[in-house]
RNA sequence: UCGUGCUAGGCGGGGAGCUGGCGGUGCCCUGUACCCGCAAUCCGCCAUAGCGGGGCCGAAUGCCCCCCUGAGGGGUCAUCCCUGACGUGUCUGCCCGGUCAGGUGGCGAUGAAGACUGGGUCCUACGCGGCGGGCAGCCACGAACCGGGUCAGGUCCGGGAGGAAGCAGCCCUAAGUGGUGUUGCCCGGGUGACGUAGGGGUGCCUGGUCGGAGCCACCUGGCCGGGUAAGGCGUCGGGGAUGGCUUCGACGGGGGGUGCACGA
Numbered sequence: 001u002c003g004u005g006c007u008a009g010g011c012g013g014g015g016a017g018c019u020g021g022c023g024g025u026g027c028c029c030u031g032u033a034c035c036c037g038c039a040a041u042c043c044g045c046c047a048u049a050g051c052g053g054g055g056c057c058g059a060a061u062g063c064c065c066c067c068c069u070g071a072g073g074g075g076u077c078a079u080c081c082c083u084g085a086c087g088u089g090u091c092u093g094c095c096c097g098g099u100c101a102g103g104u105g106g107c108g109a110u111g112a113a114g115a116c117u118g119g120g121u122c123c124u125a126c127g128c129g130g131c132g133g134g135c136a137g138c139c140a141c142g143a144a145c146c147g148g149g150u151c152a153g154g155u156c157c158g159g160g161a162g163g164a165a166g167c168a169g170c171c172c173u174a175a176g177u178g179g180u181g182u183u184g185c186c187c188g189g190g191u192g193a194c195g196u197a198g199g200g201g202u203g204c205c206u207g208g209u210c211g212g213a214g215c216c217a218c219c220u221g222g223c224c225g226g227g228u229a230a231g232g233c234g235u236c237g238g239g240g241a242u243g244g245c246u247u248c249g250a251c252g253g254g255g256g257g258u259g260c261a262c263g264a
Base pairs, nucleotide, nucleotide: 001264002263003262004261005260006259009057010056011055012030013029014028015027020046021045022044023043024042034054035053036052037051038050062258063257064256065255066254067253068252072248073247074246075245076244077243078242079241080240081239082238083237084236085235086234087233088232091231092230093228094227095226096225097224098223099222100221101220102219103218104217105216106215107214114210115209116208117207118206119205120204121203122199123198124197125196126195127194128192129191131188132187133186134185135184136183137180138179139178140177141176147172148171149170150169155164156163157162
């Protein structure tokens, strides 16, 4: 150096999470590097840290170690943005009330504010009227028979004179139907420039007495009080972007190391 056989080892790795810790299943990032069974209210192990079974490569462009690079993930800090909850209310805004000043306007010696007093508006009851409805009343019609009066014809009784019942017709009327100027009664009300009595009295209107010059409305500005929580601010939480620091780190690049036996 070559050939044969064997062994170590390898047949993906990493992040977060879970875990006393280590792996795995699951999620994520790289990437293509065996198969079967187990497994997140978990499965299997113990710093020699997946377990059980099988297969392939095998001292090699493979494996181990170191360095570089670095996808991606985690932590933390800072800034900004979005969002949820709570709070602040002496940060701003908005609403209401009171007060002061200014301006404008109206009323006022035909008498302001204020005080006293009367009444109305309001509620209830009663009375009167009116409206609506109803019932009486009045007029007319209205009964084949089971309403009345009169009862032709006819029928019945009688020797006769006469008498009896009684259909139709006519008249009156009942139930009922239609109409109705007025009068009377009953019921009702979102009825009334009406009356009486009682109640009530915030506001508005009006009369009288006292009083003797202000009163009311609007606008602007200031102050005070109350309310709201839209914005601002603060605290806590969630998410996103950027940057710093830190941590783990795949793929990739470089370097170093790398067994045994036999034979030639």